[in-house]
Context: one part of a larger RNA
Molecule: small-subunit ribosomal RNA, 5' domain
Organism: metagenome
RNA sequence: GGACAAACGCUGGCGGCGUGCCUAAUACAUGCAAGUUGAACGAUGAGGCUUCUUCGGAAGUACAUCAGUAGCGGACGGGUGAGUAACGCGUAGAAAAUCUGCCUCUAAGAGGGGGACAACAGUUGGAAGCGACUGCUAAUACCCCAUAUGAGAUUAGCUGAAAUGCUUUUCUUGAAAGUUCCGGCGCUUAGAGAUGAGUCUGCGUCUGAUUAGUUUGUUGGUGGGGUAAAGGCCUACCAAGACGAUGAUCAGUAGCUGGUUUGAGAGGAUGAUCAGCCACGAUGGGACUGAGACACGGCCCAUACUCCUACGGGAGGCAGCAGUAGGGAAUUUUGCGCAAUGGACGAAAGUCUGACGCAGCAACGCCGCGUGAGUGAUGACGCCUUUAGGGGUGUAAAGCUCUGUCAGUAGGGAUGAAUAAAUGACAGUACCUACAAAGGAAGCAUCGGCUAACUACGUGCCAGCAGCCGCGGUAAGACGUAGGAUGCAAGCGUUGUCC
Numbered sequence: 001g002g003a004c005a006a007a008c009g010c011u012g013g014c015g016g017c018g019u020g021c022c023u024a025a026u027a028c029a030u031g032c033a034a035g036u037u038g039a040a041c042g043a044u045g046a047g048g049c050u051u052c053u054u055c056g057g058a059a060g061u062a063c064a065u066c067a068g069u070a071g072c073g074g075a076c077g078g079g080u081g082a083g084u085a086a087c088g089c090g091u092a093g094a095a096a097a098u099c100u101g102c103c104u105c106u107a108a109g110a111g112g113g114g115g116a117c118a119a120c121a122g123u124u125g126g127a128a129g130c131g132a133c134u135g136c137u138a139a140u141a142c143c144c145c146a147u148a149u150g151a152g153a154u155u156a157g158c159u160g161a162a163a164u165g166c167u168u169u170u171c172u173u174g175a176a177a178g179u180u181c182c183g184g185c186g187c188u189u190a191g192a193g194a195u196g197a198g199u200c201u202g203c204g205u206c207u208g209a210u211u212a213g214u215u216u217g218u219u220g221g222u223g224g225g226g227u228a229a230a231g232g233c234c235u236a237c238c239a240a241g242a243c244g245a246u247g248a249u250c251a252g253u254a255g256c257u258g259g260u261u262u263g264a265g266a267g268g269a270u271g272a273u274c275a276g277c278c279a280c281g282a283u284g285g286g287a288c289u290g291a292g293a294c295a296c297g298g299c300c301c302a303u304a305c306u307c308c309u310a311c312g313g314g315a316g317g318c319a320g321c322a323g324u325a326g327g328g329a330a331u332u333u334u335g336c337g338c339a340a341u342g343g344a345c346g347a348a349a350g351u352c353u354g355a356c357g358c359a360g361c362a363a364c365g366c367c368g369c370g371u372g373a374g375u376g377a378u379g380a381c382g383c384c385u386u387u388a389g390g391g392g393u394g395u396a397a398a399g400c401u402c403u404g405u406c407a408g409u410a411g412g413g414a415u416g417a418a419u420a421a422a423u424g425a426c427a428g429u430a431c432c433u434a435c436a437a438a439g440g441a442a443g444c445a446u447c448g449g450c451u452a453a454c455u456a457c458g459u460g461c462c463a464g465c466a467g468c469c470g471c472g473g474u475a476a477g478a479c480g481u482a483g484g485a486u487g488c489a490a491g492c493g494u495u496g497u498c499c
Stems, first nucleotide, its partner, number of pairs: 001499004006495005013369006019362002021327001026325003030322003035072003040069002043065003048061005079280003088205007098197002103193007111145004120135006150173004156167003178185002206252003213243003218240008255277004259270004282303005305316004333359001335358003341355001342353004372402004382393004406440001408435005416426001443488005448469003454483005464471002
């Protein structure tokens, strides 16, 4: 000198764009943050319409629906960085011929049958959470049979370095669902693609030797098991290996990267915001469902804590958005909207969306603008100083002539909306026009040298200053105050950290 997710002191006019718990991965009141589909299903419903009627009502239809069955989505999106020195990340590759819902393309198919369980009704237990029994019922829920260029095992042959490839024998096993007026939408199987994911390898990735030896599923093999998939991934047996001064093991610290910052560069430091990857979800463990999880707002067990209880037993997890307490030098509103972009579901209308878009708060940062312009005296008053003549403040003020940025008031008023039309939270905002009036808008630090800027008074090694050198003990340009000056300016200084 530059930089900052900064804090503190004094001060503070406006706008644009950003940023905002770095500490306790501490504990959380309250609200919201993941639903959707009636064109899968039964059921329910006041009223409307139609038909029938024994005039009591019944049937149908459109519409709607808390709860329930069923489907898809709750594995995305959002948060945090505790752990992790690791194939975690970065980069370059690989195969064991790994898996992949929704999407795209291709080929083929959707035949026949059956029994339940919720809801519901009845009975009943419990303080509650929530159940129990009996009975009824539908489906794109479940099951059986059939069908199959599928799957598994098996026989023989071919190519080949190698068979898991190709051809072939035999056996076993394995699909489907409907709906809509139609078009269509959906369903099943096989193949291919796309997308996403899993796995392996080379190289790189902080400090310590005041850590030198470490390892027994350990290193390798065979058989078996397991996985979507290679593999001690697991297991039985066999062998005794494997790693290490090119630093194993142990200990400490730490999410990694694109980047950011500084620097002429090399390099150093750093990893907030934004983006990619990883890990975590009160702590520890476990699996279920599913294309995908060992699952933040799912389940089970244990632990700690909090809450409810009729003492028998139950409920909970903000490192989602706001917000509260605590900690701290320190970090915001319990706001508006789904109008846009994106996502889930749906044929669609649409519903949901604290993602997101916006607004609010904070000079926290960067950038821009303003706080007026011209003229105006051998130069007012005041204040300071003086050698008492004068000098400084100073064209500064006053006065005169103007302007109207910003702020203010009034009127008009968008783009963002993609459309044939409708649809805007922001927002009556930005912007435009008119109006009046210099009116409403300047501080902070410093002035001994480094370092731009000096005098007076007070103080008297006191009070104090200070980044270093050093000032202060009676004329202090260094302390305090005043006048003046210098520097920056809605900021200016201080402190902290990095280069």